Molecule: SAM riboswitch aptamer (S box leader)
Organism: Cytobacillus eiseniae
RNA sequence: UUCUUAUCAAGAGAGGUGGAGGGACUGGCCCUACGAAACCCGGCAACCGGUAAUUUACACGGUGCUAAUUCCAGCAGAGCGAUUUGCUCUGGAAGAUAAGGA
Numbered sequence: 001u002u003c004u005u006a007u008c009a010a011g012a013g014a015g016g017u018g019g020a021g022g023g024a025c026u027g028g029c030c031c032u033a034c035g036a037a038a039c040c041c042g043g044c045a046a047c048c049g050g051u052a053a054u055u056u057a058c059a060c061g062g063u064g065c066u067a068a069u070u071c072c073a074g075c076a077g078a079g080c081g082a083u084u085u086g087c088u089c090u091g092g093a094a095g096a097u098a099a100g101g102a
Stems, first nucleotide, its partner, number of pairs: 001102008013041001015040003021031003025074004042066003047062003050058003070094001075091006
């Protein structure tokens, strides 16, 4: 980098360093100096391993996560409304994370 499988409606600080950006992409819409990213500490969860017990507990090791549903839409279909903008639902695409393979 790519492929496969699973999950993505829950959960998580009024701490320290740091100083302007961030929310994948595009369009929206947001967050941010009442401090962004990043790092540290704390926390959440329990995918893999581990331990103990029988399909549950612990959270010890490896990740992960810690504004907004994956913030919403981006392609297709169905329903509603209709002059138009639109609203709802389903599937897909893309993305993220884990585990395994090339």